[in-house]
RNA sequence: GGCUAGAUAGCUCAGUUGGUAGAGCACCGGAACUGCAAUUCGGAGGUCGCAGGUUCGAACCCCGCUCCAGUCA
Repeated sequence: GGCUAGAUAGCUCAGUUGGUAGAGCACCGGAACUGCAAUUCGGAGGUCGCAGGUUCGAACCCCGCUCCAGUCA
């Protein structure tokens, strides 16, 4: 340098004809318990890697770039 796959919450990851983003763990609060843990109920937390384009509407489609992994030379 070519090709393939990936980048979404603090972490691990979903998101399926484009229609306004979710789960588990972690965190915070409540219930219950003499108390802790476990249990249970609720809450907060996201510019969807960056920047353009298409569209009424983009995490999703198109172009460029950055980063990580694999592979070929």